This is a predicted structure of a 1518-nucleotide RNA (small-subunit ribosomal RNA) from an uncultured bacterium. The RNAcentral record of the sequence draws on ENA and SILVA.
[in-house]
């Protein structure tokens, strides 16, 4: 640090996931030991029970107990002396009560709170502040009282009352007053205002307690001082505007009250103010914060533990008492709930430490102990202390240790794998030597304890040492497709499963399950949930916004922000220094300590902040002065479809009138609806009446934008250009705000010619709710209002500077020259184009920026629900604007690239089409196939590229099908104990297979015995035309013999990829020139091979015969030739080589000469990457799967030959170019011994007998047919045609019935040239006409080959097909057999709308109104004080009023749940309906709007271009 995922690849956009780290955690599996920490995140649910706040007796007055001391009445008597023990004293010691201090701390919790709560920094001149320090002064004299207590009442209890009595550091006058306050007067003096200090004069007020151990601990008062605490200010502090208004004590005076204090805090009054777009109020969540987790930070998120603050203590109120509360463990009153109860009352509050129940996915002991720390009373001892220190429970975190070390190869057994050699677990284990940390037992045994000293340890017989045993007790989890470190074997077979994201699994799954091995971590590991990181994916660092999400339809402007030059000043912002403060802990850094760590500790640093304050004065800002360049304003000139009104024109269209004139007009692709003899259409005249203005006209012009186009005239805006006379920053932008807005489209009220949704009627059409056609209504014009949206586009916000050029065009100018206009140079203004650097993913833009700055607005954060819902505001309506969310998807885009593809284009080919010739579809037959049938009709082939294909030949066999009969180591192969000859051959039974019997016998031999057979138990195995051609090899079609398909370096692009290969010729060709950032090369192309076409040379037999001879009826039949033929070997032989013409002087090319042939001569093998999951598992081979007394094997029969029908390939033909008969001629290429078979004999004929030659240039087959002559048929269903059937026959073969082929008679069907429609062929080619061969006993009309004779036409490429090259579009890449939309129907999900039910918080408004403060009154009570007394003061009960919780009652707004139906969405397997988009998608598509239609959609009217194609104008470039 990045990484996977969009696609055929490729760059970008963009969003989803993953790798890290962290938790108060949970859950699975595991689980040894220690240290440190940490432990109800949910029910601020409800609590049994025990303990958390008390202490002082040195405040005081009782009671009690101990102990002395005293020693009464009283007993006992030895009258003194016991016993007893009452009072009274003392000491010690408990202690209910009154009294003083503390229960406002410390422990808990976060429930409400968005607030001065909280953080940080100030302020109080508006303030308290027990206890504590310091200082200064004081402490005189008095008084009445009340609990306890005693006697009573009353009640179950709780607890009250009544009488009486008593004390005090309780309470209450007096006196005193340094100081202190209060109001008055008079100086000083100081501050931000208010005012503050401070000196002085008179006055008025207010004080006190003792206690004791004589050390001391206490009271009063003033003033400091710390310490808490109030209060007030400044910044700062979540969300949401689908909350925009809010607010009556509300804001602010004056006056009272209240408080410690300031204040509307409260009252009375007077005013009408405050707050709010810089977010008031409303609603939702929220304890804040030091830190915490993350993060390079900057930021994001949390707010447990541990520190600071706050705010709660059953809910809500309220006040007392206090220095200090509106009080966790006080009061009171209200309300739930629990409890006691005698029913009449009462009691209670664990969000303190334990622990219950509950709730949860989860959170622990009803422990020990004050040792130590801190805390409260006390002088003190000491008491209290579930703070707190310790122990228990949990792997809940975080650090440390161990599960042994070291040797040890037969690489051991076993596992697993294998290609059967072997690899691997693997030094791993055994074994051998050792160590002993944890662990067991024993011994010893701390610090933590401090003040002189002594005592005092819960933890704890704990840590820590010594000792001693013994490898003994101690290892799992997770993961191996890629992202990511790690791989096999088996099993499952789209099942069971996995999965974070891409995605595995449909028989060879490294992805599901186990094994075996490996990766990683390790007392843990893995899931899960939460935050941050990665994500620059809200971008301040640090994003963007022409097409990817995203510039506002445009304009004025408010507030905002932003703003030219000089200059003086000012110090807000800025920079700098200086103090304060940023508590502590944390957190780095560094010292030291637990044996290291975690953890603890001393020290720094940081705490980026705020606050004060000195300086500075560039730069922002503020204030003064000034200036001309920005901006406007003036003059004086041109341009212009720039607005508004008013009027005129003239073409055309269409009606209306009349003439002429006569069948048609119109209208399409063709057509038809329509119009027309009642006279259209055409034609002339003449009129009406509405729109809308041909040409000029032009990427020409104006306008902010929509937008604007005939003339005139009026009124009007605005921009240009020249000049420099004014004014002096007047400027940019610009939320909200008003204003303009095409078209539809509403309202009123005209108008209405043309055109024209809706609608009507003809066509297409499978349909046609469209395209097309003919009709046609709203609109479409006017006027006046409304609407406020468009592809309202340049898909680019305004404005300002700056940054190379070249070239058009429209205004205005300037300069030069020239009499004068042009041409030339130049400047602002607008408008295109091209291009550089720049920029951008690219495309592309490029002074008109999408470049480089600076400002301000607007706007964007994945597709999809969705511009939708709901709610607000417009709006007559349609509907506009603002604008969610639940679901769900892993992509949704953009630009370019490669190839497909196109009812897209250019250019070339091809028997493609045309131009011929023959056919074929129509007849019968043969052939296949398909469908039917069948016991079985065996399998395959399936547009072209299956169908006279596999089969080059199915009567048994072939064969695989099917019926029956058998056989099971097997019809075949290897191994095999054993054992013998097997085979053959005869009987016999069987339909054969088989069965029985009989008969028969091998070679070699060193005699052991081997070879070669055959039988032959067991068992290993054999056998499958069974499945998979979508596992496969091998071979095969096919595009296509079409020209094409690549690669090396270089180069060009981020990249895919391009270049090359594209262009210009040109070729049969990517064949060759040329040119080019390409130069080379491979692999096809061409050539090299084969027959053929000349002629040579060689050879000459079975061929051939021209001269010689012979010889025949004839006859290369012989002897000889090798000339000719031809045989079959080798050379030549043709190369655009010569020569004209075009051509770029080139390749070529067209003629021509020669030549047997001439432009690859003709024909043939030869088939590039690659396509088609093309064929074939049934040729063969072959993985797996399946069968094994059958899916293997044998055997008879029977099927593959069936037959209504349909297709494909062929043959015969329909006849005179023929048919029959008769004659007579000319091939080439083959074949041949289980063959070919002359001859001859025979049969009408297949054929038969019989036989020569011939393994062949010798013999055979074999006749070569058309053709030639020559006769005959005379156009008919015929002397055509020959199907179909009948009888005789022949020939192969065990056998010709299913189911051969021939012959001969005899029978003579369809058919008289074939609709739509299709197929070969371009020369020795088509058609026609015979002949061989494979296969094969037989069985071709088919196939492979042979050669006879032997035509026509090709102007051309427009069009149909297939191809090739360029080059457009594309939403296609499985590639157009592609891809997609939109209703319907069914399943599920979520969601909106709904009479309504129902539940909740909040707020308003009345009502009722406890407790309590406060105020009123107080006839009733009443101790101090005051009065001799009466009374008074004063103070209490009561009672009354104000506020006032809780409650009740309306009315609304606001959130939620639910709810018949109900509306649309999402998402599902291969429904149903149609074809809308994507190519020009077959009507170009889209946007707004308005009608219509099942849907998708049509259509009208306006825009867009983000439409292919041509053409033409323009306009650039050479």
């Nucleotide at each position: 640090a990045g990484a996977g995922u969009u696609u055929g690849a490729u760059c970008c956009u963009g969003g989803c996931u993953c790798a890290g780290g962290a938790c108060g955690a949970a859950c699975g599996c595991u689980g040894g030991c220690g240290g440190c920490g940490u432990g109800c995140u949910u029910a601020a649910c409800a609590c049994a029970u025990g303990c958390a706040a008390g202490u002082c007796g040195a405040g005081c007055g009782g009671g009690g107990a101990u102990u002395g001391a005293u020693g009464a009445a009283g007993u006992g008597c030895u009258u003194g002396c016991a016993c007893a023990g009452a009072u009274u004293c003392a000491a010690u010691u408990c202690u209910a009560g009154c009294g003083g201090c503390g229960g406002a701390c410390g422990g808990g919790u976060g429930a409400g709170u968005a607030a001065c709560g909280c953080g940080u920094g100030a302020g109080c001149a508006a303030u308290c502040u027990g206890u504590c320090c310091u200082a200064c002064a004081c402490a005189g004299g008095g008084g009445g009282a009340u609990a306890a207590c005693a006697c009573u009442u009353g009640g179950a209890a709780a607890c009250a009352g009544g009488u009486g009595c008593u004390a005090a550091u309780a309470c209450c006058g007096c006196a005193u007053a340094a100081g202190a306050c209060c109001a008055c007067g008079g100086g000083g003096u100081c501050g931000c205002a208010u005012g503050g200090c401070u000196c002085u004069g008179a006055g008025g007020u207010a004080a006190a307690a003792g206690a004791u151990u004589u050390a001391u601990c206490g009271g009063u008062g003033u003033a400091g001082g710390g310490u808490g605490a109030g209060c007030u200010c400044g910044c700062g502090u979540c969300u949401g505007a689908u909350u925009a208004g809010c607010u009556a004590g509300u804001u602010g005076g004056u006056g009272a009250g209240g408080u410690a204090a300031c204040g509307g805090c409260c009252c009375a009054u007077c005013a009408a103010g405050g707050c709010g777009a810089c977010g008031a109020u409303c609603a939702g969540u929220a304890g804040c914060c030091g830190a915490c987790c993350u993060g390079a930070g900057a930021g994001g998120g949390u707010g447990a533990u541990c520190g600071g603050c706050c705010a709660c203590a059953u809910u809500g109120g309220a006040a007392c008492u206090g220095a200090g509360a509106c009080a966790c463990g006080g009061u009171c009153c209200a309300g739930a709930c629990u409890c006691c109860u005698a029913c009449g009352g009462g009691a209670g509050g664990c969000a303190g430490c334990a622990g219950u129940g509950g709730g949860g996915a989860a959170u622990a002991u009803u422990g020990g102990g004050c040792a130590a720390u801190g805390g409260g009373c006390g002088c003190a001892a000491g008491c209290c202390u579930g703070a707190c220190c310790c122990a228990g429970c949990a792997a809940c975190g975080c650090c440390g240790c161990g599960u042994g070390a070291a040797g040890g190869a037969a690489g051991a057994a076993g596992g697993u794998u294998u290609u059967c050699g072997g690899a691997u677990u693997g030094u791993a284990a055994a074994c051998u030597u050792c160590u002993g940390u944890c662990c067991u037992u024993g011994g010893u045994g701390a610090c933590g304890a401090a003040g002189a000293a002594a005592g005092u340890g819960a933890c704890g017989g704990u840590a820590g040492c010594c000792a001693a045993g013994g490898a003994g007790g101690a290892a799992g989890c997770c993961c191996c497709g890629g992202c990511u470190a790690a791989c096999u074997a088996c099993g499952u077979g789209c099942c069971a499963g996995c999965a974070g994201c891409c995605g595995c699994g449909g028989u060879a799954a490294u992805a599901c399950g186990u094994a075996g091995g490996g990766g990683g971590c390790a007392a843990g590991c893995g899931u899960u949930g939460u935050c941050c990181g990665g994500a620059a994916u809200g971008a301040c660092u640090g994003g963007g916004c022409g097409u990817a999400a995203a510039g506002g339809g445009c304009g004025u402007g408010u507030a905002g922000g932003c703003g030219g030059c000089u200059u003086u000043u000012u110090a807000a912002g800025u920079g700098u220094g200086a103090a304060g403060u940023g508590a502590a802990a944390g957190u780095c850094c560094u010292g030291c300590u637990u044996u290291c760590a975690a953890g603890g500790u001393g020290g720094g640093a940081a705490u980026u902040g705020c606050u004060u304050u000195g300086c500075a004065a560039a730069c922002u800002g503020g204030a003064g002065a000034g200036c001309u360049u920005g901006a406007g304003u003036g003059c004086g000139g041109a341009a212009g479809a720039g607005g508004u009104a008013a009027g005129u024109g003239g073409a055309a269209u269409u009606c209306c009138c009349a003439g002429u004139g006569u069948a048609g007009c119109g209208g399409u692709g063709a057509a038809a609806u329509g119009c027309g003899u009642a006279g259209a259409g055409a034609u002339u005249g003449g009129g009406a009446g509405g729109a809308a203005c041909a040409c000029c006209a032009g990427u020409g012009g104006c306008g902010a934008a929509g937008g604007c186009g005939a003339c005139u005239u009026a009124c009007u805006g605005g921009g240009c250009c020249g000049c420099a006379a004014c004014u002096g920053a007047c400027g940019c932008u610009g939320a909200g705000g008003c204003g303009c807005g095409a078209a539809a489209g509403c309202g009123u009220g005209g108008g209405g010619a043309g055109c024209g949704a809706a609608c009507a009627g003809g066509a297409u059409u499978a349909g046609a709710u469209a395209c097309c056609c003919u009709g046609g209504u709203a609109g479409u014009c006017c006027a006046c209002g409304c609407u406020g949206u468009a592809a309202a586009c340049g898909a680019u916000g305004a404005a300002u500077g700056c940054u190379a050029g070249g070239u058009g065009u429209a205004g205005c100018g300037g300069g030069u020259a020239u009499c004068g206009a042009c041409c030339c140079c130049u400047g602002c203004u607008g408008u295109g184009c091209c291009g550089c650097a720049g920029u951008a993913a690219a495309c592309a833009c490029a002074a008109u920026a999408a470049g480089c700055a600076u400002u301000c607005c607007g706007c964007c954060u994945g597709g999809g629900g969705a511009g939708u819902a709901c709610g607000g505001c417009c709006g007559c309506a349609a509907g506009g604007u603002u604008g969610a969310a639940a679901c769900u998807c892993a992509a949704a885009g953009g630009a370019a690239u490669u190839g497909a593809c196109g009812g897209g284009g250019g250019c070339c080919c091809g028997c493609a089409c045309a131009a011929g010739c023959a056919g074929c579809g129509g007849a019968g037959c043969a052939u296949g196939u398909u469908g039917u049938u069948u016991a079985a009709u065996u399998c395959g082939a399936a547009g072209c590229a299956a169908c006279g294909c596999g089969a080059a030949g199915a009567a048994c066999c072939u064969u695989a099908c099917c019926a029956g009969g058998u056989c099971u180591u097997g019809a075949c192969a290897u191994c095999g104990a054993g054992g013998u000859a097997a085979a053959g051959c005869c009987u016999a039974a069987g339909a054969g297979a088989u069965u029985a019997g009989g008969u028969g016998u091998g070679g070699a031999u060193u005699c052991g015995u081997c070879c070669g057979a055959c039988c032959g138990a067991a068992g290993a195995c054999a056998g499958g035309u069974g499945g998979u051609g979508c596992a496969u090899g091998g071979u095969u079609g096919u595009c296509g013999u079409c020209a094409g398909c690549u690669c090396g370096u270089g180069u060009c692009g981020u990249g895919a990829g391009a270049u090359g290969u594209u262009g210009g010729g040109u070729u049969a060709a990517g064949u060759c020139c040329c040119g080019c950032a390409a130069c080379g090369a491979g692999c096809g192309c061409a050539a090299c091979c084969c027959c053929u076409a000349u002629g040579g040379u060689c050879a000459g037999u079975u061929g051939c015969u021209a001269a010689c001879g012979c010889g025949u009826a004839a006859a290369g039949g012989c002897g000889a030739g090798g000339a000719c033929u031809c045989u079959g070997a080798c050379a030549a032989g043709a190369c655009u080589g010569c020569c004209g013409g075009g051509g770029a002087c080139a390749a070529c090319u067209c003629g021509g000469a020669g030549g047997a042939a001439g432009g690859u001569g003709g024909g043939g093998a030869c088939g590039a990457c690659g396509u088609c999951a093309a064929a074939u598992c049934a040729u063969c081979a072959u993985g797996c799967c399946c069968c094994u007394u059958a899916u293997g094997a044998c055997c008879u029969g029977g099927g593959c030959u069936a037959c209504a029908a349909a297709c494909g390939u062929g043959c015969u033909a329909c006849a005179a170019u023929g048919g029959u008969g008769g004659u007579u001629a000319c091939a080439a290429a083959g074949a041949g011994a289980a063959g070919c078979g002359a001859g001859c004999g025979u049969g009408u004929g297949a054929g038969c007998g019989u036989a020569a030659g011939c393994g062949g240039a010798u013999c055979u087959c074999a006749a070569a047919a058309a053709a030639g002559c020559c006769a005959u048929c005379u156009c008919a269903g015929u002397u055509c045609g020959g199907a179909u059937u009948g009888u005789g026959g022949g020939c192969u073969g065990c056998a010709a019935c299913c189911c051969g082929c021939c012959c001969a008679c005899a029978u003579g069907a369809a058919g008289u040239u074939g609709g739509a429609g299709u197929u070969g062929c371009u020369a020795g080619u088509a058609a026609u006409c015979g002949c061989g061969g494979a296969u094969c006993a037989g069985c071709a009309u088919g196939c492979c080959g042979c050669g006879g004779u032997g035509a026509a036409u090709a102007c051309g490429u427009u069009c149909c097909c297939g191809g090739g090259c360029c080059u457009u579009g594309u939403a296609c890449a499985c590639a157009c057999c592609g891809c997609c939309c939109g209703u319907c129907a069914c399943a599920c999900c979520a969601u909106g709308g709904g009479a309504g039910u129902u539940g909740g918080g909040a707020g308003c408004a009345c009502c009722c109104g406890a407790a309590g403060c406060c105020g009123g009154u107080g006839a009733g009570c009443c101790g101090a004080c005051c009065g001799a007394a009466a009374g008074g003061a004063a103070g209490c009960a009561g009672c009354c009023g104000u506020c006032g919780a809780a409650g009740g009652u309306g009315a609304g707004a606001c959130c939620g749940a639910u709810g018949a139906c109900u509306g649309g969405g999402g998402u599902g397997a291969a429904g149903u309906c149609g074809u809308a988009a994507c190519a020009a998608g077959g009507u170009a598509g889209c946007c707004g709007u308005a009608u219509c239609g099942g849907a998708a959609g049509g259509u009208g009217c306006g825009g867009c271009u983000g439409g292919a194609u041509c053409a033409c104008c323009u306009c650039c470039u050479u």